[in-house]
Context: one part of a larger RNA
RNA sequence: UCAUGGCUAAGGAACUAGGCAAAUUAGUCCUGUAACUUCGGGAUAAAGGACGCCACAUGCAAAUGUGGCCGCAGAGAAAUGGCCCAGGCGACUGUUUAACAAAAACACAGGACUUUGCAAAAUAGAAAUAUGAAGUAUAAGGUCUGACACCUGCCCGGUGCUGGAAGGUUAAGAGGAGAGGUUAGCAGCAAUGCGAAGCUUUGAAUUGAAGCCCCAGUAAACGGCGGCCGUAACUAUAACGGUCCUAAGGUAGCGAAAUUCCUUGUCGGGUAAGUUCCGACCUGCACGAAUGGUGUAACGAUCUGGGCACUGUCUCAGCCAUGAGCUCGGUGAAAUUGUAGUAUCGGUGAAGAUGCCGAUUACCCGCAACGGGACGGAAAGACCCCGUGCACCUUCACUAUAACUUAACAUUGCUUUUGGAUAAAUCAUGUGUAGGAUAGGUGGGAGACAUCGAAGCGAGGCCGCUAGGUUUCGUGGAGUCGACGUUGAAAUACCACCCUUGAUUUAUUUGGAAUCUAAUUCCUUUUAACGAGGAAGACAUUGUUUGGUGGGUAGUUUGACUGGGGUGGUCGCCUCCAAAAGAGUAACGGAGGCUUUCAAAGGUACCCUCAGCAUGGAUGGUAAUCAUGCGUAGAGUGCAAUAGCAUAAGGGUGCUUGACUGUGAGACAAACAAGUCGAGCAGGGUCGAAAGACGGAUAUAGUGAUCCGGUGGUUCUGUAUGGAAGGGCCAUCGCUCAAAGGAUAAAAGGUACGCCGGGGAUAACAGGCUGAUCACUCCCAAGAGCUCACAUCGACGGAGUGGUUUGGCACCUCGAUGUCGGCUCGUCACAUCCUGGGGCUGGAGAAGGUUCCAAGGGUUCGGCUGUUCGCCGAUUAAAGUGGCACGCGAGCUGGGUUCAGAACGUCGCGAGACAGUUCGGUCCCUAUCUGUUGUGGGCGCUAGAAAUUUGAGAGGACCUGACUCUAGUACGAGAGGACCGAGUUGGACAAACCUCUAGUGUACCUGCUGUGACGCCAGUUGCAUCGCAGGGUAGCUACGUUUGGACGAGAUAAAUGCUGAAAGCAUCUAAGCAUGAAGCUCCCCUCAAGAUGAGAUUUCUUUUAAGGGUCGUCAAAGACUAUGACGUUGAUAGGUUACAGGUAUAAAGGCAGUAAUGUCUGAGCCGAGUAAUACUAAUUACCCGUAAAAUU
Repeated sequence: UCAUGGCUAAGGAACUAGGCAAAUUAGUCCUGUAACUUCGGGAUAAAGGACGCCACAUGCAAAUGUGGCCGCAGAGAAAUGGCCCAGGCGACUGUUUAACAAAAACACAGGACUUUGCAAAAUAGAAAUAUGAAGUAUAAGGUCUGACACCUGCCCGGUGCUGGAAGGUUAAGAGGAGAGGUUAGCAGCAAUGCGAAGCUUUGAAUUGAAGCCCCAGUAAACGGCGGCCGUAACUAUAACGGUCCUAAGGUAGCGAAAUUCCUUGUCGGGUAAGUUCCGACCUGCACGAAUGGUGUAACGAUCUGGGCACUGUCUCAGCCAUGAGCUCGGUGAAAUUGUAGUAUCGGUGAAGAUGCCGAUUACCCGCAACGGGACGGAAAGACCCCGUGCACCUUCACUAUAACUUAACAUUGCUUUUGGAUAAAUCAUGUGUAGGAUAGGUGGGAGACAUCGAAGCGAGGCCGCUAGGUUUCGUGGAGUCGACGUUGAAAUACCACCCUUGAUUUAUUUGGAAUCUAAUUCCUUUUAACGAGGAAGACAUUGUUUGGUGGGUAGUUUGACUGGGGUGGUCGCCUCCAAAAGAGUAACGGAGGCUUUCAAAGGUACCCUCAGCAUGGAUGGUAAUCAUGCGUAGAGUGCAAUAGCAUAAGGGUGCUUGACUGUGAGACAAACAAGUCGAGCAGGGUCGAAAGACGGAUAUAGUGAUCCGGUGGUUCUGUAUGGAAGGGCCAUCGCUCAAAGGAUAAAAGGUACGCCGGGGAUAACAGGCUGAUCACUCCCAAGAGCUCACAUCGACGGAGUGGUUUGGCACCUCGAUGUCGGCUCGUCACAUCCUGGGGCUGGAGAAGGUUCCAAGGGUUCGGCUGUUCGCCGAUUAAAGUGGCACGCGAGCUGGGUUCAGAACGUCGCGAGACAGUUCGGUCCCUAUCUGUUGUGGGCGCUAGAAAUUUGAGAGGACCUGACUCUAGUACGAGAGGACCGAGUUGGACAAACCUCUAGUGUACCUGCUGUGACGCCAGUUGCAUCGCAGGGUAGCUACGUUUGGACGAGAUAAAUGCUGAAAGCAUCUAAGCAUGAAGCUCCCCUCAAGAUGAGAUUUCUUUUAAGGGUCGUCAAAGACUAUGACGUUGAUAGGUUACAGGUAUAAAGGCAGUAAUGUCUGAGCCGAGUAAUACUAAUUACCCGUAAAAUU
């Protein structure tokens, strides 16, 4: 010193984040018990009382009553609830992160939605099969909510789910119009053209399900639930009105809340004081109704606030016990470790040095302690950034895929019925106007039909333009129609070939519906070899192909720059400045543009001159057009800027297409790839009389590599040959590939559950540099101050100092420099809060203001909050400002921040997120060096010792109030009220001590319970925290007592002076002299000659020395050592005796009493105290020391 225990005066939560920890309470019986309540509870509520022993009575007993007895205390020890009030959350008992979270999280009974009819849904599986369930909708699965009470509003636009099926879209399959290739043949002198069949490559219409679009429903599905303006007779507010938007605009209830940023909202309560708490208000940043809303008795190792009791949590610490530590004996690890002969300060330095520079300090070596430093140890930082790292999670990222679903075909059969398409046959059908009228077209045509039944009539069917047409049956019993005529584009009878539309039949094909039973599936029963019966049935199942759905699963992607990263911005090209007179040149430097346009805005030949101003002139004005003059450009040049341009590149007119083809000497520029200029030659042109100009535009932007694919052309190629397909070449088209040298045709997010590799190349802390900001000072002095700049304040400006703020930079540290606040312990600066000394004052006094000197000391306790800070209460002489890694975690704490759990609000579809809130949440280290505090050993100090000292130097201390007197004086109208000086008494602080008071006092005394033992009684003793309780000597202590700060001297600061010149004056100064502060140096206290500078004095020892040590008994000393006392010539310790002192009347016996018990009795016992006394033990002995000089 730590750990675990015991006790503690006075106070009693003042401690602290928080009553953490501890204490209190406790058993049994009796009395008594509130709000509230789900009537069960709450409840052991709370609050009180009793409890031993003896005798007697009653009683079976338990027990009760009466009387008596003892103690501080009778549940006498042990074991054994502290209680109350209020709020949040969760109803409850339960469950959970084995080892940092026990909770408000999970579960729960109850509620609701939804799926599922049994071969159930759901789940596992490749399947067989199994669970569900040997269950059957009062059942089983999923989801949400979470007892109970009162309730659960509006929205179906979005997303999902369910239903619908008219329309649109849509796969494979079916279908096969058309096109291409080839070529027997034909034509052609040939070149070549055409081209059947077949084969082949393609392929339109049509058909073709689910899905999607679409239409509805659905919110106890996912979810959502507005804005602006005006208005009432004070003001304020708005029942009211207007307007916009919406799918609908938040109802009830609650509300600064686990939700409220501003915010410590405002008011009230509680407190001396309340960022917390409770009750209200409503301005709800950002409550709200089964992601449930609001209440709620009971319950909770839950969270929050308050109170009573209680206490060492604290004021403020003390003592004691035991175990460690320390010493001795035995045994005996670990991390760590470049080598170490390992100091302080200032400086320097990769920016914080034991090691460098300078100065200073320091004899050598242990032991015990402390923990400031060794950017201490431990763990290749978990924060941050980076990696074309990883993992897991999410989703309307991308791409796949299991599964589900759709269709086709197969497994797969019979029959019926009903559609479509195609073909054939038969039959029907056909109305503009005119015309007798329902005229399909063309051709033929003068006759055709009729008892094998005409006209007419009746009934029925079909068509229809409502006029009629047509057909069947019956009746009827002899004619009807055409030609002609009329009308018209066309003329009817009859025949033939056709067209439109339709019907029927047949054939082929393709659908729909239905029946059947034999494939197939299932069930029952019987066999366990065959069967029988039933249900379903060409469906289902299964396979292949196909469309859809598909974070269920998987693989991946999710850019870079960047004064850290993210957010923002940017990414290619052109112009200017920066750019430093060649070119080039960076930044998240300063300014702007581009991703085109024009058939003239191109070419050529010829011509012209602008803007503006002045003057004159009809409408006409400052300004239109006209005239004159001046006018180097102040205009124009499609667009940015720059450079150009009047000889025009500017403005016109004519004719035109060089906005050409094939090339290209030579240059510029340049990593490459790209880019730029270009005379000349050939061809064929335009303009011009010609020379000549012309390969777009005054120049510089107007852009995109490669791959892949399309189109046109082509003396290229052509997988036996000929062709073809395909390819090549020339021309051309398709990229905001804009992250613009373009990773892919095709790609977003989260991680606080995270992981790995790296980085001080890069952030957060601290340091460093800087000093914008900040703090302080100074200069100037407009003004304020009645007057007056400067008692006081000081604008607009200016100059500095500091390195406490917020920053900037990114220099050490990412193979780790622990981060806020508190506690503990300080130390320094001074820009001074108090105290001390002064100046000025708009200083009467008192109290102040401002300022100069001054750092010696001092500088409070509480309420709230994690707080620093701040506000508040009460004091004070004062309640200073800062630095020290925002001093101090190998010293403590861990409330905050900042891991993993959970919740609220908000954001996000989601995973998740929030300098928003809330509850919970592992703080390791035995000290090597240095440093510091102690304590020893060695050696030295020039012979060895024993004493006594000096003091170089170092440290400590240094505070201040109130009252009284002077004096109610000076001053003042009064009210008030001093300086200077003298005294008294306090607070805080410090040191010493134990007489008093108080605490402790575990080998002192006494009382008491339970139990064991000594054979029993009596007595004593062990154990129960020292068993508990009441006292207490020494010692150690404070709450106790005593003392201290002084007085004084010297030199000074600001300041005040004397004399006094420079400067005939003035001047505190220049020479000279004097005052002047808690500050400085002494004085006071302590250490101190290793002060190696080792000092001084006195005494002893002339050698078997003086002296010292070992050893022993010890304590006023003490970790060990040391120190001190003593060692028989002795009181050192023990013992004994006496006394002080403590406790409180021992035992035995007698006596009294029935007994408990009382009495004889200040008795008995007693650790450390004071003295006396050798009874015991300090015995015997050993070791060190012995030099030099002189003399012999």
A computed fold for a 1192-nucleotide part of an RNA from Bacteroidetes bacterium GWF2_29_10, annotated as large-subunit ribosomal RNA, half B. Its Rfam family is "Bacterial large subunit ribosomal RNA". The prediction has a mean pLDDT of 85. The full RNA is in RNAcentral, with records from ENA and SILVA. NCBI's taxonomy places the organism under Bacteria, Pseudomonadati, Bacteroidota.